[in-house]
Predicted 3D model of a 66-nucleotide RNA (transfer RNA) from a marine eukaryotic metagenome. RNAcentral holds the sequence, with entries from MGnify. Its Rfam family is "tRNA". By type it is a transfer RNA.

RNA sequence: CCUUAGCUCAGUUGGUUAGAGCUGCUGACUCAUAAUCGGUAGGUCGUUGGUUCGAGUCCAACAGGG
Numbered sequence: 001c002c003u004u005a006g007c008u009c010a011g012u013u014g015g016u017u018a019g020a021g022c023u024g025c026u027g028a029c030u031c032a033u034a035a036u037c038g039g040u041a042g043g044u045c046g047u048u049g050g051u052u053c054g055a056g057u058c059c060a061a062c063a064g065g066g
Stems, first nucleotide, its partner, number of pairs: 001065003006022004015053001023041006046062005
């Protein structure tokens, strides 16, 4: 310094529904496959506690990685 979906990563000054790409499943297209397009699945935001009306975001300890 980093830790957010199976993987790679966004997430603005703390603000009202947590996202993208890849992947999986499924549908369209095709003689068929691929590609392409649509739909869909998937999260205790590392753990515990604190601050606050409100925490992915701020603070502390701990765990893991560099």